[in-house]
Context: one part of a larger RNA
Molecule: small-subunit ribosomal RNA, 3' major domain
Organism: bovine gut metagenome
RNA sequence: UGACGGGGACCCGCACAAGCAGCGGAGCAUGUGGUUUAAUUCGAAGCAACGCGAAGAACCUUACCAGGGCUUGACAUCCUGCUGGGUAACGCCGGCCCCUCUUCGGACAGCAGUGACAGGUGGUGCAUGGUUGUCGUCAGCUCGUGUCGUGAGAUGUUGGGUUAAGUCCCGCAACGAGCGCAACCCUUGCCAUUAGUUGCCAGCAUUCAGUUGGGCACUCUAGUGGGACUGCCGGGGACAACUCGGAGGAAGGUGGGGAUGACGUCAAAUCAUCAUGCCCCUUAUGUUCUGGGCUACACACGUGCUACAAUGGUCGGUACAACGAGAGGCAAGAUCGUGAGAUGGAGCAAAUCUUCAAAACCGGCCCCAGUUCGGAUUGCAGGCUGCAACUCGCCUGCAUGAAGUCGGAGUUGCUAGUAAUCGCGGAUCAGCAUGCCGCGGUGAAUGCGUUCCCGGGUCUUGUACA
Repeated sequence: UGACGGGGACCCGCACAAGCAGCGGAGCAUGUGGUUUAAUUCGAAGCAACGCGAAGAACCUUACCAGGGCUUGACAUCCUGCUGGGUAACGCCGGCCCCUCUUCGGACAGCAGUGACAGGUGGUGCAUGGUUGUCGUCAGCUCGUGUCGUGAGAUGUUGGGUUAAGUCCCGCAACGAGCGCAACCCUUGCCAUUAGUUGCCAGCAUUCAGUUGGGCACUCUAGUGGGACUGCCGGGGACAACUCGGAGGAAGGUGGGGAUGACGUCAAAUCAUCAUGCCCCUUAUGUUCUGGGCUACACACGUGCUACAAUGGUCGGUACAACGAGAGGCAAGAUCGUGAGAUGGAGCAAAUCUUCAAAACCGGCCCCAGUUCGGAUUGCAGGCUGCAACUCGCCUGCAUGAAGUCGGAGUUGCUAGUAAUCGCGGAUCAGCAUGCCGCGGUGAAUGCGUUCCCGGGUCUUGUACA
């Protein structure tokens, strides 16, 4: 100087407390361990591995296994030689023109050969680059000059206040500065203005219908501006920083959300995104094909979905979104089918067309039961995608109707348009979503407080630790 302490002081965080909903019990989905297997490819391992890499394993993917094939190789550069057409088939044949350059040989393309080489998802993330996680969006980490100390170092950065903040004020052997904080960026909330089509409709006509005329006031769209700054008033405070209350305001003290991650820590993760040193393989550890496997199953754990019901289930009626996506695509109306879906196809490269809610609301039934709860499992019959659904896809109908009556110790998330709950969209994608990433609808409870648990920050103290 650090690190540590079941030392001290101060402060913060859904850290506790106060609440709400869960997990841990059941069934299923998914990941992992283990076991099994010819193979169940590999990686990830407390927090920070385990719905993770994988935004989608039937073949492919695919790296694994079994069997078969190839050996200058599936892919690249160089060298040598050959061919300018061939074919079961295509434009019947010929000519001309055009297509990059040309010295008219060729370059260029294909085939064969030769070796230099290719190739490796083989090893080492403890040789590395790059990228990422984490402490942590925590408020810290440093430097120049000066001063102090023999020196390691200290000071500044400590102290008194204050803040979300090393934020700001005051003081001070320090004076300044840099990386962080904040602001500048995006989005959302209010207003004005510009512009009105594919958007909108107040008034005037018109229609089944903003359908059409008309209009751009309103909604909306998307550009440009304004707006919030402790600016104003009062109390407190050191006449400071700041804080408490109030006014006005759409919004008030960082308005809400996002992007943004200092010096560093963990020899953290990744040689399987990629790149790369060294080592290793070279008729194989390369490459290709068929089939299988990654989907196994006494068991254990993580993360989810569905429930155990009446704030519910079911039947009928009837409203209201937003973000998005669409040409090998989205597909309306119509017809057929109980349905999944099929036939056919208007329109739309889309503010124009398509895809577009559910919970909610209004009625009927159920009457507390393993039930009109719950839907696992299984049988049969079908639909869709695709060469192909046996291993191993999704969906529909009929039948079947398991466990489950709110879950031990323990443990997780969340402070407001949040939790909870309800549906919708997208990426991946032929097909396959309870996962992931977004979107809107309905919409709470509690927060006394900081004694305690966990993590972190500052100062100080002890130390046989570095």